[in-house]
RNA sequence: GCGGGCGUAAUCUAGCCUGGUUAGGAUCCAGGGCCUCCAACCCUGAUACGUGGGUUCGAAUCCCACCGCCCGCA
Numbered sequence: 001g002c003g004g005g006c007g008u009a010a011u012c013u014a015g016c017c018u019g020g021u022u023a024g025g026a027u028c029c030a031g032g033g034c035c036u037c038c039a040a041c042c043c044u045g046a047u048a049c050g051u052g053g054g055u056u057c058g059a060a061u062c063c064c065a066c067c068g069c070c071c072g073c074a
Base pairs, nucleotide, nucleotide: 001073002072003071004070005069006068007067010027011026012025013024020057029045030044031043032042033041050066051065052064053063054062
């Protein structure tokens, strides 16, 4: 330099092909309930679509560029 894959919360992950309800689940964290206390359990809550642009009534999803990581080729 060329080609391919991936990027969603503090962590892991589903959803992307086939655009449409408030982006789902687990862990962690905060508060509450329960308990003599703790753990466990139950309830509630906070944190996320790598960046920018385009298409569209509507984009995590489609298109383009860039950034980062990984693999292959040279």
RNAcentral holds the sequence, with entries from ENA and MGnify. A computed fold for a 74-nucleotide RNA from a Methanobacteriota archaeon, annotated as transfer RNA. The coordinates come from a structure-prediction model, not an experiment, and the mean pLDDT is 82. The organism belongs to Methanobacteriota, within Archaea. RNAcentral records the identical sequence in 2 taxa. It matches the Rfam family "tRNA". From the family's description: Transfer RNA (tRNA) molecules are approximately 80 nucleotides in length. Rfam links the family to the GO term triplet codon-amino acid adaptor activity. Rfam classes the family as a transfer RNA.